C1' cells in the first nucleotide's frame, strides 16, 4: 500500500428501501415478612460521519474514520 468483513438502545444481536425490533442489564409496579426467581409496565436510538439517488434510505452509490482478517 491493495483487498475483504464489521460499525444499529449500556451488553450481546436481528432489521437488505415503505422508515426502530429482540434478548439480558438498568427503572417502576404485583407477588414475598425479606432477597431472588416469575409476571405485568414504561423509558431508552444524531443507525460511525459527511455527501448523493430515491416520492420515500439503517438498507443502494462515493469519500472519510474506528476495529479485525488476509496479500505484499
Nucleotide at each position: 500500500g491493495c483487498c475483504c468483513u464489521a460499525g444499529u438502545a449500556g451488553c450481546u444481536c436481528a432489521g437488505c428501501u415503505c422508515a426502530a425490533g429482540a434478548g439480558c442489564a438498568g427503572c417502576g409496579g404485583u407477588c414475598u415478612u425479606g432477597u431472588a426467581a416469575a409476571c405485568c409496565g414504561a423509558a431508552g436510538g444524531u443507525c460511525a460521519g459527511a455527501g448523493g439517488u430515491u416520492a420515500a434510505a439503517a438498507u443502494c452509490c462515493u469519500c472519510u474514520c474506528u476495529a479485525g482478517u488476509g496479500c505484499u

Notes:
Predicted 3D model of a 72-nucleotide RNA (transfer RNA) from Coccorella atlantica. The RNAcentral record of the sequence draws on ENA. The gene name in the source record is trnT. It matches the Rfam family "tRNA". From the family's description: Transfer RNA (tRNA) molecules are approximately 80 nucleotides in length.